Predicted 3D model of a 539-nucleotide part of an RNA (small-subunit ribosomal RNA, 5' domain) from an uncultured Planctomycetota bacterium. Its mean pLDDT, the model's own confidence on a scale to 100, is 82.
Context: one part of a larger RNA
């Protein structure tokens, strides 16, 4: 010094911290959704009209509500763990003329013409279930076809530049690749469908940026030689393939190389770092919490989708285990948050809230979020505070010792005079809240427009889990709050009684065999103090 444990003891608060062992098995709940301003159908409610057998039904309306489906975005983040990994990792400094990049910002241009389906739904079949079919119907920002296009991609030619070389830049030319005529608000016209104008947003192509990622080089990165030789896609080349991209990454052929006592190859151990602990420093030890990177997700393998995964709460196959079964088949994965069993010396609540911060979706309102914010438990750690203050001598009583005179406990107590921290009670009151939205007004921009919309501004309204918390004021009352270890030397602190090499102590030296300051008890003393000791580990 510690993520500690054990023994005795235990008043309060703040800030931290808490499964280190079985990466053992897991009941239950929750941990990723959201959008109706992409789409079609449906339901409930309210209002209006009509019908009615008085039960109800039909139609229309609602910029409203609900949720199954198609579709979009997200689910690759956030959260957990350290099994594996000694280098496909990490740290530092570079390279990428060898690369990718959804959302976001900026710039330029575009947005034409058509089509066929599939869910939902209706009818129906199989099955115990999980689920799986058949026929019919339908929409889209879902899907498909065609047109248009360069500063994109591919090929060719020419010119310039750099290099040892592969290259690279520009120009010309040939070819290739795109989309949702979407959605919403307002205005005008129209009986209406809708059309036109305009604003916002979305879509496609290209370029630039930001942020993110891939690949790669050098150096450093534990023990072992009782591991000395290792290697055949191995080392290099050419052609081809593959990838976003370089490369034996893969393949055919050719050459026979490549690594190694500056430790290859093998074995053991281990996530790495910023840091942390120790120390005068140099070093040594360590990598829990917090932050960065990596790896993993029951075990092993595989790809799909996608900007991004070979994907913790996605898919497929195999295996082990568990559960359901009508025995034909199905379902599952807490190394997320709580919680449970087991093993262990040992590590917490099946809590509250999205109010704040952040993230996802949405135009927004808003929704979601065991991230996070809080509360709870544990003296596990650090820090702060308290358990009273002053006065008080016949030095009371009691205890202990005694040379029996006394000494000591000891101003300690009692008594008297005060104070009021903490805990308790009563009342009162900030901050964490900034926004968003709505209503009214106003300014600027956009625009044909005083609509709408965007931005700003003023006023009003609105949002707190924690929280019966915190702060402040008052009330009451010394009242509710001290232990642990040691006292032979090291090492601060001594006597009596008991015991008699016994019982026992002990970190080392060593104590104990009848006067034990070393065992046990008592009185006294020393040390630390809500802790004190012991054990373990590190310096």
């Nucleotide at each position: 010094a510690c993520g500690a444990a054990c023994g005795c003891u235990g008043g309060c608060g703040g800030c931290g911290u808490g499964g280190a062992u079985u990466a053992g098995g897991c009941a239950u709940g929750c941990a990723a959704g959201u959008c109706g301003a992409a789409c079609g159908a449906g339901g409930a409610u309210a209002u209006a009209u009509c019908c009615u057998u008085c039960g109800g039904g039909a139609u229309a309306u609602a910029a409203g509500c609900c949720g199954a489906g198609u579709g979009g975005c997200g689910c690759a983040a956030g959260g957990g763990u350290g099994a594996g990994u000694a280098a496909u990792g990490c740290a530092u400094a570079g390279a990428u003329u060898a690369c990718c990049u959804g959302c976001c910002u900026c710039u330029a241009g575009g947005a034409u013409a058509a089509g066929g389906a599939c869910a939902a739904c209706u009818u129906u079949g199989u099955g115990a279930a999980a689920a799986c079919g058949a026929a019919g119907c339908u929409a889209a920002u879902a899907c498909u076809u065609a047109a248009u296009a360069a500063u994109a991609c591919u090929g060719a030619a020419g010119a310039g530049a750099a290099u040892a070389a592969u290259u690279u830049u520009c120009u010309u030319u040939a070819g290739u690749c795109a989309a949702u005529g979407g959605a919403a608000g307002g205005g005008u016209a129209g009986c209406a469908a809708u059309a036109c104008c305009u604003u916002u947003u979305g879509c496609c192509u290209a370029g630039a940026g930001a942020g993110g990622g891939g690949u790669u080089u050098a150096u450093g990165u534990c023990c072992u030689a009782u591991c000395a030789g290792c290697u055949u896609g191995u080392u290099g080349g050419u052609g081809g393939g593959g990838u976003a991209a370089u490369g034996g990454c893969c393949u055919a052929c050719c050459a026979a190389g490549g690594c190694g006592a500056a430790g290859a190859c093998g074995g053991g151990u281990a996530g790495c770092c910023g840091g942390u602990c120790u120390u005068a420093g140099a070093g040594g030890a360590u990598g829990g919490u917090c932050g960065g990177c990596c790896a993993c997700a029951c075990u092993g393998g595989g790809a799909c989708u996608g900007a991004g995964a070979c994907a913790c709460u996605g898919c497929c196959c195999a295996g082990a285990c568990u559960u359901c079964u009508a025995c034909g088949g199905a379902a599952g994965g807490c190394u997320g948050c709580a919680g449970u069993c087991g093993a262990g010396a040992a590590u917490c609540u099946u809590u509250c809230g999205c109010a704040a911060u952040g993230c996802c979706c949405g135009a927004a309102a808003g929704g979601g979020u065991g991230a996070c914010g809080a509360a709870g438990c544990g003296a596990c750690g650090c820090c702060g505070c308290g358990u009273g203050a002053g006065u008080g001598a016949g030095g009371a009583a009691g205890g202990c010792c005694u040379u029996c005179g006394g000494g000591u406990u000891g101003u300690a107590a009692a008594g008297c005079u005060c104070u009021g921290u903490c805990a308790g009670g009563u009342g009162u009151u900030a901050a964490g809240a900034a926004a968003u939205a709505u209503a009214a007004g106003u300014g600027u921009g956009c625009u044909a427009a005083u609509a709408c919309c965007a931005c700003g501004u003023u006023u009003a309204u609105u949002u707190g889990a924690c929280g019966a918390a915190g702060g402040c004021a008052c009330c009451a009352a010394a009242g509710g709050a001290a232990g642990c270890c040691a006292c032979g030397g090291c090492u601060a602190a001594c006597u009596c009684u008991g015991u008699g090499c016994c019982a026992g102590c002990a970190g080392c030296c060593g104590c104990g065999g009848u006067a034990a300051u070393a065992c046990a008890g008592a009185g006294g003393u020393g040390g630390c103090a809500a802790g004190c000791g012991u054990u373990g580990u590190u310096c």